[in-house]
Context: one part of a larger RNA
RNA sequence: UUAGGCAUAAAGCAUCUGUAAGUGGCUUUUUAAGUUUGCCAUCAAAUCCCAGGGCUCAACCCUGGACAGGCAGUGGAAACUACCAAGCUGGAGUAUGGUAGGGGCAGAGGGAAUUGUCGGUGGAGUAAUGAAAUGCGUAGAUAUCGGAAAGAACACCAACGGCGAAAGCACUCUGCUGGGCCAACACUGACACUGAGAAGUGAAAGCUAGUGGAGUGAAUGGGGAUUAGAUACCCCAGUAGUCCUAGCCGUAAAUGAUGGAUACUAGGCACUAUGCAUAUCAACCCGUGCAGUGUUGUAGCUAACGCAUUAAGUAUUCUGCUUGGGGAGUACGUUCACAAGAAUGAAACUC
Numbered sequence: 001u002u003a004g005g006c007a008u009a010a011a012g013c014a015u016c017u018g019u020a021a022g023u024g025g026c027u028u029u030u031u032a033a034g035u036u037u038g039c040c041a042u043c044a045a046a047u048c049c050c051a052g053g054g055c056u057c058a059a060c061c062c063u064g065g066a067c068a069g070g071c072a073g074u075g076g077a078a079a080c081u082a083c084c085a086a087g088c089u090g091g092a093g094u095a096u097g098g099u100a101g102g103g104g105c106a107g108a109g110g111g112a113a114u115u116g117u118c119g120g121u122g123g124a125g126u127a128a129u130g131a132a133a134u135g136c137g138u139a140g141a142u143a144u145c146g147g148a149a150a151g152a153a154c155a156c157c158a159a160c161g162g163c164g165a166a167a168g169c170a171c172u173c174u175g176c177u178g179g180g181c182c183a184a185c186a187c188u189g190a191c192a193c194u195g196a197g198a199a200g201u202g203a204a205a206g207c208u209a210g211u212g213g214a215g216u217g218a219a220u221g222g223g224g225a226u227u228a229g230a231u232a233c234c235c236c237a238g239u240a241g242u243c244c245u246a247g248c249c250g251u252a253a254a255u256g257a258u259g260g261a262u263a264c265u266a267g268g269c270a271c272u273a274u275g276c277a278u279a280u281c282a283a284c285c286c287g288u289g290c291a292g293u294g295u296u297g298u299a300g301c302u303a304a305c306g307c308a309u310u311a312a313g314u315a316u317u318c319u320g321c322u323u324g325g326g327g328a329g330u331a332c333g334u335u336c337a338c339a340a341g342a343a344u345g346a347a348a349c350u351c
Base pairs, nucleotide, nucleotide: 004322005321006320008304012319014201015200017198021194022193023192025088026087027086028085031082033081034080035077036076037075038074039073042070043069049065050064051063052062053061054060091191092188093187094186096183097182098181099180103177104176105175106174107173108172109171110154114150115149117147118146119145120144121143125136126135162169163168206248207247208246209245210244215242222236223235224234259318260317261316262315263314264313267296268295269294270293271292272291274289275288276287300307301306324351325350326349333344334343335342336341
């Protein structure tokens, strides 16, 4: 490199936007670049192939002929790709009317609980564990009642449910704002799909600066136990951090371990949103379209497990990645980063 592959064996980028590039709906016209076809020139000889001949045969040698393929020229064809021109509405989009939602950002408000604090009551334990001890407590703890305060998280509803590109999103209200879905038709008329490089977003932990600091929450470190030891598991207290603001970092088993788009291919059941139909118009009962979320199950696929209209089926198209285990996601170099590190990424050697 080809070929085969990528849920679980090596292999889908964490995710999205999008440049180059690749691919691309229906009808008619033009051109003839690709395509296809005729002729001609050429691709030394030898070799290979075919026919005939010569060494007694053969190898070998001699004579003649040809295919295939490449490239150039020239003449035709016009189905397909492409080009030119003109149209179309099914893809895509815009407008209109609805609709569901923890989608996002900002602001305001709320109650339960917890902790410390102030005051009252009260008077010996409390807390912890397998058992204890360290700890707290007559300087009045634990418990209990009341007051004011602080910070963080939002019980029940809650679901197999909803929304979002993913990360993720849930007390209530307000403002601003993105996207989806449905309906009927009106408009634009292929404007589409994917996407190397590139840009944006990206849990937790971590970093810089400044606030904040409630927590029977907590790395590192300290103390008490356990133990042969115990740099742990258990217990006591507790710092960074956890929260907020402005930046950085750019990684996760970032998982559906399953890239995106389009079309097609049996059903059953359930849920969410919406439209239509039907109705004797609360409910019950009976249908159906489109979109989404689940479950079960044929054909088909699969090494099996299983997947199965939300495909891992049947096809087209674009992109990323893979090529025995270790060495190694290491070394070196480069880029990025304040750093921690991230990205790219070998070889010797060995089995």